[in-house]
Molecule: transfer RNA
Organism: Pseudomonadota bacterium
RNA sequence: AAGCUUGUAGCUCAGUGGCAGAGCAGUACAUUGAUAAUGUAUUGGCCAAAGGUUCAAUUCCUUUCAGGCUUA
Numbered sequence: 001a002a003g004c005u006u007g008u009a010g011c012u013c014a015g016u017g018g019c020a021g022a023g024c025a026g027u028a029c030a031u032u033g034a035u036a037a038u039g040u041a042u043u044g045g046c047c048a049a050a051g052g053u054u055c056a057a058u059u060c061c062u063u064u065c066a067g068g069c070u071u072a
Stems, first nucleotide, its partner, number of pairs: 001071007010024004018055001026042005048064005
């Protein structure tokens, strides 16, 4: 320099046009002599940024930013 790929909750990841989810973590309660474990409930997101298409965008298109891989 060229090509490909990833970006979603504190962490690991689903979700490929129509209300943003799971596990772990956090908080409260129950349980215990006290912890741990377990059970129930619950908190937490402008979906990397900007623009475009669409009645409607995490999802499609363009550009930028950041990370990774390959080639030279």